[in-house]
Transfer RNA from an uncultured bacterium, 75 nucleotides, folded computationally. Its mean pLDDT, the model's own confidence on a scale to 100, is 81.
């Protein structure tokens, strides 16, 4: 230095142009002698950053940070 991949709730990952979701965690209530168990319902997002395309962008196309692997120099 050169290629790939990868970044979205509090952690673990789906979503790949047309409403931002899961489960785990969290809170609240109900059950219970009783409770980390089960049952209900809440709440939680700068979808890594900035710009471009677009009626429209978590999606696409540039640049930038990180972060994982590979790869080549050099000595």
């Nucleotide at each position: 230095g050169c290629c790939a991949c990868c970044u979205u709730a509090g952690c673990u990952c789906a979503g790949c142009g047309g409403u931002a979701g899961a489960g785990c965690a969290g809170c609240u209530g109900u059950u219970u002698c009783g409770u980390a168990a089960a049952c209900a319902g809440c709440a939680g997002g700068u979808c890594c950053c900035c710009g471009g395309u677009u009626c429209a962008a978590a999606u696409c196309c540039g640049g930038g940070a990180g972060g994982u692997g590979g790869c080549u120099c050099c000595a």
It matches the Rfam family "tRNA". From the family's description: Transfer RNA (tRNA) molecules are approximately 80 nucleotides in length.